A computed fold for a 375-nucleotide RNA from a Gammaproteobacteria bacterium, annotated as Bacterial RNase P class A. The coordinates come from a structure-prediction model, not an experiment, and the mean pLDDT is 75. The sequence was found by an Rfam model in a public genome assembly. Lineage of the source: Bacteria > Pseudomonadati > Pseudomonadota > Gammaproteobacteria. Its Rfam family is "Bacterial RNase P class A". Its family is annotated with dimeric ribonuclease P complex, ribonuclease P activity and tRNA processing in the Gene Ontology. Of the family's consensus pairs, 95% are formed in the model.
RNA sequence: CGAGCCGGCCAGGCAGCCGCCGUCGCCGCGGGGGUUCCCCCGGAGGCGGAGGAAAGUCCGGGCUCCACGGAACAGGGCGCCAGGUAAUCCCUGGGGGGCGCGAGCCCACGGAAAGUGCAACAGAGAGCAGACCGCCGCGGCCCACCGCCUCCGGGCGAACGCCGCGGUAAGGGUGAAAGGGUGCGGUAAGAGCGCACCGCGUGCGACGGUAACGUCGGCGGCUAGGCAAACCCCGCCCGGAGCAAGGCCAAAUUGGAAUCCGCAGGGCGUGUUCCGCGCCGGAUUCGGGUAGGCCGCAAGAGGCGACCGGUGACGGUCGUUCCCAAGAUGAAUGGCUGCCCGCGACAGAACCCGGCUUAUCGGCCGGCUCGCUCC
Numbered sequence: 001c002g003a004g005c006c007g008g009c010c011a012g013g014c015a016g017c018c019g020c021c022g023u024c025g026c027c028g029c030g031g032g033g034g035u036u037c038c039c040c041c042g043g044a045g046g047c048g049g050a051g052g053a054a055a056g057u058c059c060g061g062g063c064u065c066c067a068c069g070g071a072a073c074a075g076g077g078c079g080c081c082a083g084g085u086a087a088u089c090c091c092u093g094g095g096g097g098g099c100g101c102g103a104g105c106c107c108a109c110g111g112a113a114a115g116u117g118c119a120a121c122a123g124a125g126a127g128c129a130g131a132c133c134g135c136c137g138c139g140g141c142c143c144a145c146c147g148c149c150u151c152c153g154g155g156c157g158a159a160c161g162c163c164g165c166g167g168u169a170a171g172g173g174u175g176a177a178a179g180g181g182u183g184c185g186g187u188a189a190g191a192g193c194g195c196a197c198c199g200c201g202u203g204c205g206a207c208g209g210u211a212a213c214g215u216c217g218g219c220g221g222c223u224a225g226g227c228a229a230a231c232c233c234c235g236c237c238c239g240g241a242g243c244a245a246g247g248c249c250a251a252a253u254u255g256g257a258a259u260c261c262g263c264a265g266g267g268c269g270u271g272u273u274c275c276g277c278g279c280c281g282g283a284u285u286c287g288g289g290u291a292g293g294c295c296g297c298a299a300g301a302g303g304c305g306a307c308c309g310g311u312g313a314c315g316g317u318c319g320u321u322c323c324c325a326a327g328a329u330g331a332a333u334g335g336c337u338g339c340c341c342g343c344g345a346c347a348g349a350a351c352c353c354g355g356c357u358u359a360u361c362g363g364c365c366g367g368c369u370c371g372c373u374c375c
Base pairs, nucleotide, nucleotide: 001371002370003369004368005367006366007365008364009363010362012340013339014338015337016336017335018334020049021048022047023046024045026043027042028041030040031039032038033037051346055357056356058355059354060353061352062351063242064241065240066239075238076237077236078235079234080094081093082092083091084090095109096107097106098105099104110233111232115231116230117227118226132172133171134168135167136166137165138164139163140162141161146157147156148155149154180198181197182196183195184194185193199222200220201219202218204217205216206215207214208213246295247294248293249292256286257285258284259283260282261281266280267279268278269277270276302323304319305318306317307316308315309314341344
């Protein structure tokens, strides 16, 4: 210098003017009330005002209400091992496998020697496999060259070829996958059929490791091929609903309850009249609920710094004279102007927090790898 890997950070800046939401105190011969106070309205002022993902709502927890004797089944989720954590499908460290020269990255990674099942198409054969071509053996037919015999007509043997029966998993071919690989021996041809090396398995032993697992040895000629995001088996976890959760205050109107007053006459309905039957009053108080308002709701499993423990995730102690105040409910972050640069991406809180995933112009910092060049 070029190409790359990992981690962290920023997310146009500055100034002026006009607005929006929240909050704090102040002001007003302002309004209202239950009047040392509170609420509303208006005014000017101070302060604060989206994100690394606020997103998807995919996991986990806090919080709230409901339910709840225990256990098991069903159902769902998770799945190498150990640890971290409030908890997790997250994170850290380790093991195994895959990719990359490397820094490093990726993996639903328990069990296929419990059982059941699946494998399209192609192919002869797809699970105690299979003979299509090829190779080999035997039998039959035909028989070139050649050999032997001959009474010279020919006969016998015989390559290749054709047919049949059988052997063979070396080779070809099909397939995602054809029941280990290379070599030597062996054989009619072949074959773990035998042997050597490599590979594989191991429900065996020793050693190392908390463990996953690893190393060595033994054993097994290979038997235990693949699929469990097929059923299933094993182990662990899981009560439900969610801030429109939930709590408090509380009109008008209708209805309800209690107490008191009235208790006599009246009204209405039953077609009319009489009788009979049914319904109908006022005042005070109470409780539930609706509209509406308030809370939940913004300072917390926070951040930073120091020390200690740990490889690390993380934990403990101390410090705070250090830092952090969006909090709406038709829902606020905007508009205009000027200057500068690299001309600005994805995108907007709605109870909160920890993760994961997805989207994202460009730039900065730190560590590391590979290649080239120079000293």